Predicted 3D model of a 530-nucleotide part of an RNA (small-subunit ribosomal RNA, 5' domain) from a metagenome. Rfam family: Bacterial small subunit ribosomal RNA. Its mean pLDDT, the model's own confidence on a scale to 100, is 87.
[in-house]
Context: one part of a larger RNA
C1' cells in the first nucleotide's frame, strides 16, 4: 500500500447492488418447511345442491326424517413422490477431492422402435359388534372393493442351458358417438391416459487405476484376511467383499506405521510475476443429521422432518407405560468482540402430484433490520470588502479566520406532499375460422383471431406539479518517518507513544484555544493475510 463474512470508538442525509453465528456439530418453547391423485377403489364423517316422505304455512317458504342421486370429500385401501430441493462441516490425510483414463454394472420418470394387454381366484383395511388401556395405542369376530395380492393361458430378437430343452408378464380408467344388438348396464366404433415384455437412447449412479493433495523421525519398523492362489458364497457389478484349503507373502528413509491438524475443488486476497495466504457468499464433489449400531421398503437410502435396538438428555403418566430430536425457515436461551424478521407471495423461475383445472412448495422471488462492504448522489449556486462584528496572534502599526459570514440575485437534485404510471405475463378459461385423427360437423389435438382472467414486490421504477436554502458533516492528524504551527496551562507530574523518542519553567511531541493538513457519510483504532 492492498484486502476482510470483521469488531470497537466518535459521527451519521438518501439510493442501488451485494453480504450478514467465523464462537457451543450447545440445548431448544411455538408456528410453518412434502405432499398429491375421486379420471385406481370401497365408501359418505362433515359441507353444498336437488329428489322422496312427514309437519307447519302468509303458498315467497320453514322445520324434521330419508336415501351417495350430484358437486365434492374427513378417515381408509392403492399409486407416484417423499433418496430431489434446503442445512451444516463434526468426522475424513482417504481413490475423499482434483485431473486423466478404464471395464465387470444398474437405472423409476423421459424419448424412439418392436410385440402384447386373454381368462380366473382367494383375501384385507375402511365399516359394524365386542374387549383391553390413564394415554400412546391395541386384540378378537363378522362384511366388502380395487390399477392391492395370487394362480392359469400365451409369448419372443428375453433368461438359463448339458444345446436336447426348460422357465417366463400384464390392469384397468376415462372423453365422445351414427347405424346395429341388449330390459338395462353395456356390447360395438373411435380418441386419450395407463399396464406388461423387449431393444436402443438420453441423463444419472455404483466400481477400478495412473498422477497430484498439510506438519512432525524428539514417530523406524508395520501387517494374520495380513499378500497371493484354488474352489465356493455374495453383489446390479470386478475384487479377501466373505468362507474353506494352500503358499509365505505384502508395505517402508522415494518416509511405511504412529501422532497432530484439516472437508476438497472452481475460485478468493495479495503480488510485476514466480510465489505466499485462504476455501464466507456463488458453483461442483464428499461427509453428517441427538450419540453408537442395524436393517426394512424401494429404480434409488442403510433414509435430516421413516423404522428397530442401545445410550445420554428433555417431557407426559393413573407408575403399568409412553413421547421427542431446528447442522430446514423464522424465533428462544447460552457462549461470544460479534452477525438480522416468530414478515409477504406462489405473480415469476424451478420441483412433486394430477388428463386437466388445480393443490403443495420457509426451494425461490420479494419485503424488513444492520454504513457490514462496493458504487452513485446530496448537504446548495452566483455575487458580495465597510476586508463588519467576534475569536486568535501581535513587534500595538497590524496580521489571520476571510468572500468566509451578513446582504443581494438564483436553483430545487435527494428527502417531504399530491397526481399520473411502464416492464417483470407467459399462461389459463371461453367463442369463431381452419388443418390432422375419425364413419362423423362428436371428442382429442395443432394454427390464426376475439373476449375474460392473470403481480407478492407495490404508495414499484419512471414522469409531472407544489413549497422553501429550506431537513442533511464529521473523524483523525499537525517533532521526524509524514501533508499540516502558534498561544496558554502543566513542570520527569499529569500524560503521549507504530519506531526513534517527548515531559525536570519559554514543550510545534502532554492538555486546551486559534489556525492548518488529509479523508469524507464516514473517519480512526484493533485483529488478520500478502
Nucleotide at each position: 500500500g492492498a484486502u476482510u463474512g470483521a469488531a470497537c470508538g466518535c459521527u451519521g442525509g438518501c439510493g442501488g447492488c451485494a453480504u450478514g453465528c467465523u464462537u457451543a456439530a450447545c440445548a431448544c418453547a411455538u408456528g410453518c418447511a412434502a405432499g398429491u391423485c375421486g379420471a385406481a377403489c370401497g365408501g359418505c364423517a362433515g359441507c353444498a345442491c336437488g329428489g322422496u316422505c312427514c309437519a307447519g304455512u302468509u303458498u315467497a317458504c320453514u322445520g324434521g326424517a330419508u336415501g351417495g342421486g350430484u358437486g365434492g370429500c374427513g378417515a381408509g385401501u392403492g399409486g407416484c413422490g417423499a433418496a430431489c430441493g434446503g442445512g451444516u462441516g463434526a468426522g475424513u490425510a482417504a481413490c475423499g477431492c482434483g485431473u486423466a483414463g478404464g471395464a465387470a454394472u444398474a437405472u423409476a420418470c423421459c424419448u424412439u422402435g418392436a410385440a402384447g394387454u386373454g381368462g380366473g381366484g382367494g383375501a384385507u383395511a375402511a365399516c359394524u359388534u365386542g374387549g383391553g388401556g390413564a394415554a400412546a395405542c391395541u386384540c378378537a369376530a363378522g362384511c366388502u372393493a380395487a390399477u392391492a395380492c395370487c394362480g392359469c393361458a400365451u409369448a419372443a430378437g428375453c433368461u438359463c442351458u448339458a444345446c436336447g430343452g426348460a422357465g417366463g408378464a400384464a390392469a384397468g380408467c376415462u372423453g365422445g358417438g351414427g347405424a346395429c344388438c341388449g330390459c338395462a348396464a353395456g356390447g360395438c366404433c373411435u380418441g386419450g391416459c395407463g399396464c406388461u415384455u423387449u431393444a436402443a437412447g438420453a441423463a444419472u449412479a455404483g466400481c477400478c487405476u495412473g498422477c497430484g493433495u498439510c506438519c512432525g523421525a524428539u514417530u523406524a519398523g508395520c501387517u494374520a484376511g495380513u499378500u497371493g492362489g484354488u474352489a465356493g458364497g455374495g453383489u446390479a457389478a470386478a475384487g479377501g467383499c466373505c468362507u474353506a484349503c494352500c503358499a509365505a507373502g505384502g508395505c517402508g528413509a522415494c518416509g511405511a506405521u504412529c501422532g497432530g491438524u484439516a472437508g476438497c475443488u472452481g475460485g478468493u486476497c495479495u503480488g510485476a510475476g514466480a510465489g505466499g495466504a485462504u476455501g464466507a457468499u456463488c458453483a461442483g464433489c464428499c461427509a453428517c443429521a441427538c450419540u453408537g449400531g442395524g436393517a426394512c421398503u424401494g429404480a434409488g437410502a442403510c433414509a435430516c422432518g421413516g423404522c428397530c435396538c442401545a445410550g445420554a438428555c428433555u417431557c407426559c403418566u393413573a407408575c403399568g407405560g409412553g413421547a421427542g430430536g431446528c447442522a430446514g425457515c423464522a424465533g428462544u436461551g447460552g457462549g461470544g468482540a460479534a452477525u438480522a424478521u416468530u414478515g409477504g407471495a406462489c405473480a415469476a423461475u424451478g420441483g412433486g402430484g394430477g388428463c386437466a383445472a388445480c393443490c403443495c412448495u420457509g426451494a425461490u422471488c420479494c419485503a424488513g433490520c444492520a454504513a457490514u462492504g462496493c458504487c452513485g448522489c446530496g448537504u446548495g449556486u452566483g455575487u458580495g470588502a465597510a476586508g463588519a462584528a467576534g475569536g486568535c496572534c501581535u513587534g500595538a502599526g497590524g496580521g489571520u479566520u476571510g468572500u468566509a459570514a451578513a446582504g443581494c440575485a438564483c436553483u430545487u437534485u435527494c428527502a417531504g406532499u399530491g397526481g399520473g404510471g411502464a416492464g417483470g405475463a407467459a399462461g389459463u378459461u371461453u367463442g369463431u375460422u381452419u388443418g390432422g385423427u375419425u364413419a362423423a360437423g362428436a371428442g382429442c389435438u395443432g394454427a390464426a383471431u376475439g373476449a375474460a382472467u392473470g403481480g407478492a414486490c407495490g404508495u414499484u421504477a419512471c414522469c409531472c406539479a407544489c413549497a422553501g436554502a429550506a431537513g442533511a458533516a464529521g473523524g483523525a492528524c499537525c517533532g521526524g518517518c509524514u501533508a499540516a504551527c502558534u498561544c496558554c496551562g502543566u513542570g520527569c507530574c499529569a500524560g503521549c507513544a507504530g519506531c526513534c523518542g517527548c515531559g525536570g519553567u519559554a514543550a510545534u511531541a502532554c492538555g486546551g484555544g486559534g489556525g492548518g493538513u488529509c479523508c469524507a457519510a464516514g473517519c480512526g483504532u484493533u485483529a488478520a493475510u500478502c